The RNA shown here (Bacterial RNase P class A) has 355 nucleotides and comes from a bacterium.
The RNAcentral record of the sequence draws on ENA.
It matches the Rfam family "Bacterial RNase P class A". By type it is a ribozyme. Gene Ontology terms of the family: ribonuclease P activity, dimeric ribonuclease P complex and tRNA processing.
The gene name in the source record is rnpB.
Its mean pLDDT, the model's own confidence on a scale to 100, is 76.
The model forms 96% of the base pairs in the Rfam consensus.
């Protein structure tokens, strides 16, 4: 210098003016409503979207239903160890695969529990004689051929896959039948918490597929802030019909168990996008020290950082060469995934050149 790999950060700034929403104060407002309390308006000060606020895909908090119980069904996860409130997330490793490398990918338990499937081709898709090789008998005198009985997985052919692979010995022909190396399996020893790794020994060994059913292990009650609570006549109260302690209704899809008196439909009237709380101080942010390889945890100091309910966070001008990505809270957190103009930093790898 070029090509890459991994990770982090920013994602307009400053000033002026005009607006919008929350909060606090108002003696500096003889303001409006009201008996008052208070509210509205106004003034001043202050605060006001994101790295993903998004998708709503996981895990939790919180609320209600028996603070949640038994069984069946169903669902999720699936190498090991750890982190965490929890997780399908994260960290550190193991095995497998890719890359020259930095590094990246990996649903990776069990087909020796059982069952199923393996198109076409092929004799055969699981314990295989189609062609073929070999031995013996019979038929014609013999070679050869035909036929019968048997042995053989070495060769050919089909296929993605054919009953360990290559080589040598051996044999009638063959074959782990024997031997060497390799793959696999089992055992022993050593190392490691473990997944697993290494060495040695042994008898020689019948596929694949579980993102097929299934088996095994672990976990899972349901509904969700329109949850739910309170105020106001207010899921109230009135009329009619049907069902109901031989059990209404709720509780999980079903059964049990639990609670135990209402439920459904129709008619008619009234309130009315009623109000307050839930609502933002939290597994919180920042800095520092300590422990840990790390995820993370603990101590100390410091900070308060939207809370609306038809829903605020905007506009104009000036300067910075120019302002132009994806996109906007709605109960709250931890993750994952997806979208993203442009800028910037750190570490590492490979190639080339120069000193």
């Nucleotide at each position: 210098u070029g090509a890459g790999u991994a990770g982090g950060c920013c994602g307009g700034a400053u000033g002026a003016c005009c607006g919008c929403a929350g909060g606090a104060a108002c003696a500096a407002g003889u303001g409006c409503u009201g008996a008052a309390a208070a509210g509205c308006c106004g003034u001043u000060c202050u605060u006001g979207a994101g790295g993903a606020a998004a998708g709503u895909c996981c895990g939790a908090g919180c609320u209600c239903c028996a603070c949640a119980g038994g069984g069946c069904a169903g669902g999720a996860u699936g190498c090991u160890g750890g982190a965490u409130a929890a997780c399908g997330u994260c960290c550190a490793g193991u095995g497998g695969g890719g890359g020259u490398a930095a590094c990246c990918c990996u649903a990776a338990g069990g087909c020796u529990a059982g069952u199923g499937c393996c198109a076409c081709a092929g004799a055969a898709a699981u314990a295989a004689a189609c062609c073929g090789c070999c031995u013996g008998g019979u038929a014609u005198u013999a070679c050869a051929u035909a036929u019968c009985a048997g042995g053989c997985a070495a060769g050919g052919g089909u296929g993605g896959a054919a009953c360990g692979g290559u080589g040598a010995g051996g044999u009638a022909a063959g074959a782990g039948c024997u031997c060497a190396c390799c793959a696999g399996c089992a055992g022993u020893u050593a190392g490691g918490c473990g997944a697993c790794u290494a060495a040695c020994u042994g008898g020689c060994u019948a596929g694949g597929u579980a993102a097929a059913c299934c088996c095994c292990a672990u976990c899972c009650g349901g509904a969700g802030c329109a949850a739910g609570a309170c105020c106001g006549a207010a899921u109230a109260g009135g009329a009619g019909a049907a069902g109901g302690a031989g059990g209404a209704a709720g509780u999980u899809g079903c059964c049990c168990g639990c609670u135990g008196a209402c439920u459904u439909c129709u008619c008619g009237g009234g309130u009315u996008a009623g109000g307050u709380c839930g609502c933002u101080u939290g597994a919180g942010g920042u800095g520092u020290c300590a422990g840990g390889u790390a995820a993370c945890u603990g101590g100390c100091a410091u900070c308060c950082c939207a809370g609306a309910u038809a829903g605020a966070u905007g506009g104009u001008c000036a300067u910075c060469u120019a302002a132009g990505a994806c996109a906007g809270g709605a109960c709250u957190c931890g993750g994952c995934u997806u979208a993203c103009a442009g800028g910037u930093c750190u570490a590492c790898u490979c190639a080339u050149u120069u000193a």